[in-house]
RNA sequence: UGCCGCGUAGCUCAACGGCGAGAGCGCCUCGCUCACAACGAGGAGGCUGCCGGUUCGAAUCCGGCCGCGGCGA
Numbered sequence: 001u002g003c004c005g006c007g008u009a010g011c012u013c014a015a016c017g018g019c020g021a022g023a024g025c026g027c028c029u030c031g032c033u034c035a036c037a038a039c040g041a042g043g044a045g046g047c048u049g050c051c052g053g054u055u056c057g058a059a060u061c062c063g064g065c066c067g068c069g070g071c072g073a
Base pairs, nucleotide, nucleotide: 001072002071003070004069005068006067007066010025011024012023013022018056027043028042029041030040031039049065050064051063052062053061
């Protein structure tokens, strides 16, 4: 420097262009227990990396940046 892939919750990951963006683990509260774990019930937590564009409508499509990984020079 070029090409390819990825960037969504604390972590690992889902989400035919359209239900108020979800799951597992983790976290908080309550129940259970002498207590802890497990188990059961409930809850908090995201402006989907940033800025624009297309569209009636964008996490999703397009462009430019930023970051990470891979390949080639």
This is a predicted structure of a 73-nucleotide RNA (transfer RNA) from Phycisphaera sp.
It matches the Rfam family "tRNA".
The organism belongs to Phycisphaera, within Bacteria.
The coordinates come from a structure-prediction model, not an experiment, and the mean pLDDT is 82.